[in-house]
RNA sequence: GCCCCCAUCGUCUAGAGGCCCAGGAUGCAGGAUUCUCAGUCCUGACACGCGGGUUCGAAUCCCGCUGGGGGUA
Repeated sequence: GCCCCCAUCGUCUAGAGGCCCAGGAUGCAGGAUUCUCAGUCCUGACACGCGGGUUCGAAUCCCGCUGGGGGUA
């Protein structure tokens, strides 16, 4: 250089065009329980890498860019 795959809360992940102002686990914050801590329970905040396109409608499909991984002389 060329080819292939991937990119979603702090972390891991669900999602296959409308059912989702994106769900779960863990972590975090507040509260309850407890002498304290842990544990348990309740509540809360937190995400679709960026730019275009298709569509009535895009996290989801297409293109480019960026980043990561793999293959190849």

The RNA shown here (transfer RNA) has 73 nucleotides and comes from a Planctomycetia bacterium. The RNAcentral record of the sequence draws on ENA. It matches the Rfam family "tRNA". The organism belongs to Planctomycetia, within Bacteria. The same sequence occurs in records of 2 taxa.